[in-house]
Predicted 3D model of a 94-nucleotide RNA (THF (Tetrahydrofolate) riboswitch aptamer) from uncultured Pseudobutyrivibrio sp.

RNA sequence: GCAGAGUAGACUGUAAGGCGUUAAGUGCUGGGUGAACAGGGAGUUGUCACCCGGACGAAGGUUAAUCCGCGGUUUUAUGGUCGCAUCCCGCUGC
Repeated sequence: GCAGAGUAGACUGUAAGGCGUUAAGUGCUGGGUGAACAGGGAGUUGUCACCCGGACGAAGGUUAAUCCGCGGUUUUAUGGUCGCAUCCCGCUGC
C1' cells in the first nucleotide's frame, strides 16, 4: 500500500404465547431529556428509548367457546438478509 474479519442492532419468513377489538398499540409529526453505535479512541445532520403535545385512524362475526376473524399490535424461539454515517489506531492475509 491492497484485500479482509468482527458487534450492537435493523428488516423479514416460520412457529408458539399474549394484548387490543369499550381502540390501546402501530405508523406520521413538534418540543424536551437521555442512551447506544465492531478490539481502543472520537462521533453526526444518522439510530433508538422515555416524557409532554399535534394531525390522522380501524372489523367484527357467531353456532357461545380451549370458536372464527381483524390489528402496518406485542413477546419468545428459530431461519434468512443487511449491518460501525464518518475519522484515527489496532487485528488477519498478501
The sequence is in RNAcentral, with records from MGnify.
Rfam family: THF (Tetrahydrofolate) riboswitch aptamer. Rfam describes the family as follows. Tetrahydrofolate (THF) riboswitch was first reported for Ames et al. as an RNA motif in 5' untranslated (5'-UTR)regions of folate transport and biosynthesis genes in Firmicutes genomes.
The prediction has a mean pLDDT of 78.
Lineage of the source: Bacteria > Bacillati > Lachnospirales > Lachnospiraceae > Pseudobutyrivibrio.